[in-house]
Transfer RNA from a Candidatus Omnitrophota bacterium, 77 nucleotides, folded computationally. Its mean pLDDT, the model's own confidence on a scale to 100, is 82. Its Rfam family is "tRNA". Gene Ontology term of the family: triplet codon-amino acid adaptor activity. The same sequence occurs in records of 5 taxa.
RNA sequence: GGGCCCAUAGCUCAGUUGGUUAGAGCACAGCCCUGAUAAGACUGGGGUCAGUGGUUCGAAUCCACUUGGGCCCACCA
Numbered sequence: 001g002g003g004c005c006c007a008u009a010g011c012u013c014a015g016u017u018g019g020u021u022a023g024a025g026c027a028c029a030g031c032c033c034u035g036a037u038a039a040g041a042c043u044g045g046g047g048u049c050a051g052u053g054g055u056u057c058g059a060a061u062c063c064a065c066u067u068g069g070g071c072c073c074a075c076c077a
Base pairs, nucleotide, nucleotide: 001073002072003071004070005069006068007067010026011025012024013023019057028044029043030042032040050066051065052064053063054062
């Protein structure tokens, strides 16, 4: 320098043929249970989907660029 993949809740991830409330598990908070913990049942908070711009009636999803991470190739040594 060229190509490919990834970025969604505190953590691990699902959702990517564009469409009606953006979800799961763990974690966290409350409550129930217990003599008290743990475990378990129930409820709840937490995101403007890496950023900017564009396409569209409508974008986590499509396009361009940027940032960060990973892999491969080439070049130099």